[in-house]
Molecule: transfer RNA
Organism: Candidatus Saccharimonadota bacterium
RNA sequence: GGGGCGUUAGCUCAGCUGAUUAGAGCGCCUGCUUUGCAAGCAGGAGGUCAUGAGUUUGAAUCUCAUACGCUCCA
Numbered sequence: 001g002g003g004g005c006g007u008u009a010g011c012u013c014a015g016c017u018g019a020u021u022a023g024a025g026c027g028c029c030u031g032c033u034u035u036g037c038a039a040g041c042a043g044g045a046g047g048u049c050a051u052g053a054g055u056u057u058g059a060a061u062c063u064c065a066u067a068c069g070c071u072c073c074a
Base pairs, nucleotide, nucleotide: 001073002072003071004070005069006068007067010026011025012024013023019057028044029043030042031041032040050066051065052064053063054062
């Protein structure tokens, strides 16, 4: 330098077939329960879907560029 894959909540990841309102588990906070802790139950907070642009009535999803990570080739 070139090819491929990936980037979504604090962490691990779904959603990739364009349209319900962006979700799950763990973690965090509050309450109940307990002498107390853990476990359990109920509720809650937390996201510019890496960044920018384009296509479209509509983009996490399609296209392009950039950045970062993994990997292969030279």